[in-house]
């Protein structure tokens, strides 16, 4: 590193436009922009047990939430088993 499998956690949140649908109204869905509330297990940053002794060195599941997420679905640190 790759293949299979397990794998949490937070609003299907409001508002506006647009597509679908539609004779009209209404309604379901997808998207994009905004407003607020939250997660924390992709990355990212940070502090530090320790580990080192050459260096503005290494280092978490701890913190922070830029990013990512908050029905599904996709992703998902980690773990099992195989190559």
């Nucleotide at each position: 590193u790759u293949g299979c499998c397990g794998g949490a956690g937070a609003g299907a949140a409001u508002c506006u436009g647009u597509c679908c649908c539609g004779a009209c109204c209404a309604g379901c869905g997808a998207c994009a922009g905004a407003u607020c509330g939250c997660c924390g297990a992709a990355g990212g940053c940070g502090c530090a047990a320790c580990c080192a002794g050459c260096c503005c060195g290494g280092a978490a599941a701890c913190g922070c939430u830029c990013a990512g997420g908050c029905a599904a679905a996709a992703g998902g640190a980690c773990g099992g088993c195989g190559a």